[in-house]
RNA sequence: UAGAGCUUUGGAGAAUCCCAUUGAAUUGGGUGCCGAAGGGGCAAGCGUAAAUUGCGUGAAACUCUCAGGCAAAAGGACAAAGAAGGUUUU
Numbered sequence: 001u002a003g004a005g006c007u008u009u010g011g012a013g014a015a016u017c018c019c020a021u022u023g024a025a026u027u028g029g030g031u032g033c034c035g036a037a038g039g040g041g042c043a044a045g046c047g048u049a050a051a052u053u054g055c056g057u058g059a060a061a062c063u064c065u066c067a068g069g070c071a072a073a074a075g076g077a078c079a080a081a082g083a084a085g086g087u088u089u090u
Base pairs, nucleotide, nucleotide: 006082007081008080009079010078015031017030018029019028020027032070033069034068038066039064040063041062045057046056047055048054
C1' cells in the first nucleotide's frame, strides 16, 4: 500500500393470507405482494459491419422476479471494527 476470505456488530421490504392436509409453518393447491443471497436485462463507451436500421461487448442499490422471500428464528446486499495470513518497500 492493497485486501478476497474469516470473526464481531449494525442491517430494509413484502400475507402469522385462503382451501385441503398433518403431531408439526407437514405436505399439496390458490390468490396477492417484496428485492438486499444467487441469476437474467441495458446506458455511455469500446469493438465490428457498411447506403441505413444492425451485431458483439458492456455497471448499479436501476430493472425483471427465474430462484429466493412476506410472524419469530434463520438468511440477508451493504457498512463499521478486528485479528491472522499474503504482497510490496525499508

The RNA shown here (Glycine riboswitch aptamer) has 90 nucleotides. The coordinates come from a structure-prediction model, not an experiment, and the mean pLDDT is 76. The model forms 89% of the base pairs in the Rfam consensus. The sequence was found by an Rfam model in a public genome assembly.